[in-house]
Parts: sequence; C1' cells; structure tokens
RNA sequence: GCGUCAGGUUCGGGAGAAUCCGGCGGGCCUCAACAGCCCAAAGGUGCCGAAGGAGCAACCGCCCCGGUAAACUCUCAGGCGCAAGGGACCGUAGCUGACGA
Repeated sequence: GCGUCAGGUUCGGGAGAAUCCGGCGGGCCUCAACAGCCCAAAGGUGCCGAAGGAGCAACCGCCCCGGUAAACUCUCAGGCGCAAGGGACCGUAGCUGACGA
C1' cells in the first nucleotide's frame, strides 16, 4: 500500500401519524372594557414507528431452565398542520481499531 469487518467524524439523502377536544395565559382592536379575531400551557381522546427500550422463530447449551436477530411485534419512552429540530437506515470523503493475504 490492498481487502473485509467494526466504531467515531464530514457532507448529502432520509418515512409515518390530529389542521381533534380543551382553553391556563397572552396579543390585536378600544380612552378603558364587552364583543370579535389571532396565538396558546396543563389535561383528555384518537393515532404513528425509524432515536432509545422491551418481546420471540430458527439455532445453541442433553432436559428443566437459560442465551439469542430484524425494517417483525409492543408502544414504556418519543412523536403526530408547514417550517425547524429529531430521525433508524443509505450513500460519500477521510480517521481509528481488529483480522487476512
């Protein structure tokens, strides 16, 4: 120097589900208030799966019992207008480590 695997880093891509109920509080308007319009916390109901977490088929340990995967299942956590953020995973450039010839 090359290949495989793993882990950071750079850049790019990256899904789903509520314009629901509620209305603490705030803003616009007004001399001030009422009315009206806008934003909107807690809480509730419904829903989503792709941070994280949990479960298991084959298989392994003779059996009991235990170990054990995912984009599957659950939905604890998280999330559900646009944007932002987050985001499994994919690509990219380079770094580190292990192994191999």

Glycine riboswitch aptamer from Tabrizicola sp., 101 nucleotides, folded computationally. The sequence was found by an Rfam model in a public genome assembly. Taxonomically the source falls in Tabrizicola (Bacteria, Pseudomonadati, Rhodobacterales, Paracoccaceae). The coordinates come from a structure-prediction model, not an experiment, and the mean pLDDT is 78.